[in-house]
RNA sequence: GGGCGUGUAACUCAGCGGUUUAGAGUGCUUCCCUUACAAGGAAGAGGUCAUAGGUUCGAAUCCUAUCACGCCCA
Numbered sequence: 001g002g003g004c005g006u007g008u009a010a011c012u013c014a015g016c017g018g019u020u021u022a023g024a025g026u027g028c029u030u031c032c033c034u035u036a037c038a039a040g041g042a043a044g045a046g047g048u049c050a051u052a053g054g055u056u057c058g059a060a061u062c063c064u065a066u067c068a069c070g071c072c073c074a
Stems, first nucleotide, its partner, number of pairs: 001073007010026004018057001028044005050066005
């Protein structure tokens, strides 16, 4: 330098172009339970869907560029 893949919550990951304000598990906060802790139960907070454009009535999803990381080739 070229090609491919990945980027979504603190972490690990889902997520057919249209279903409310984008979800699950773990973690975090509060409450219940317990003498107390753990386990268990209930509720809640937490997201500029890597960034910027484009297509579309509508984009996390499609297209382009850029950035970061990984793999392959040279």
A computed fold for a 74-nucleotide RNA from a Candidatus Omnitrophota bacterium, annotated as transfer RNA. The coordinates come from a structure-prediction model, not an experiment, and the mean pLDDT is 80. It matches the Rfam family "tRNA". It is annotated as a transfer RNA. The source organism's lineage runs through Bacteria, Pseudomonadati and Candidatus Omnitrophota.